[in-house]
Molecule: c-di-GMP-I riboswitch aptamer
Organism: Fictibacillus phosphorivorans
RNA sequence: CAUCGUUAAUCGCAAAUUCACUGAAAAGUGAAGACGCAAAACUAUUAGGGGCUAAAACGUAAGUUAUGCCAGCCAGUUGCCGAA
Numbered sequence: 001c002a003u004c005g006u007u008a009a010u011c012g013c014a015a016a017u018u019c020a021c022u023g024a025a026a027a028g029u030g031a032a033g034a035c036g037c038a039a040a041a042c043u044a045u046u047a048g049g050g051g052c053u054a055a056a057a058c059g060u061a062a063g064u065u066a067u068g069c070c071a072g073c074c075a076g077u078u079g080c081c082g083a084a
Stems, first nucleotide, its partner, number of pairs: 004082002012037002017032006035072001041077003048074002050070003057064002
């Protein structure tokens, strides 16, 4: 340095659920909470796939559609420690 990380050390994150607020919704933010996580850090108009929602628009209706979201789905980029 690369790989790897079940056990060391250090710093962290926070699912479900509940309450408050925002939003048409998906979802987000704050508080409580802890299922889990070595990238559960960052990236969703200028890396890509995938997923959720459908206000507005179109449509007689059924419905279609992202310009709205999800990074804790895969992925990309960066990065802490080195006990065994």